[in-house]
RNA sequence: GAAUUAUACAGAAGAGGCGAGAGAACAGGCUCUGUGAACCUCUGGCAACCAACAUUUUAAAUAUGCAAGGUGCCAAUACCUGAACCCGUUACGGGUGAUUAUAAUUG
Numbered sequence: 001g002a003a004u005u006a007u008a009c010a011g012a013a014g015a016g017g018c019g020a021g022a023g024a025a026c027a028g029g030c031u032c033u034g035u036g037a038a039c040c041u042c043u044g045g046c047a048a049c050c051a052a053c054a055u056u057u058u059a060a061a062u063a064u065g066c067a068a069g070g071u072g073c074c075a076a077u078a079c080c081u082g083a084a085c086c087c088g089u090u091a092c093g094g095g096u097g098a099u100u101a102u103a104a105u106u107g
Base pairs, nucleotide, nucleotide: 002106003105004104005103006102007101008100013043014042015041016040017039021032022031023030026082027081028080029079044074045073046072049070050069053065054064055063078099084096085095086094087093088092
């Protein structure tokens, strides 16, 4: 990098380093940023996908709990819109979806 499934309007930041960009890509918008972006390190936290454990069950499955393990995450809905489809419609709005991200599984 690929396929499948699930989730994505909730939640959670301080310090140090560095020094100009960042919000996935492209376009448009909007926002964050020298009161220090991205990135790196440390510490802290959030969450509960996987594993473990506990309860439940004859057992499995399911459900609930837990949070020491493996990941993930800690501005704004995945910041918003976009191909296509559906519904309502004057403009336009809503839903699905596409794309993306993350987890688990497979190869």
The RNA shown here (SAM riboswitch aptamer (S box leader)) has 107 nucleotides and comes from a Bacteroidales bacterium.
Model confidence (mean pLDDT): 82 of 100.
Lineage of the source: Bacteria > Pseudomonadati > Bacteroidota > Bacteroidia > Bacteroidales.
The sequence was found by an Rfam model in a public genome assembly.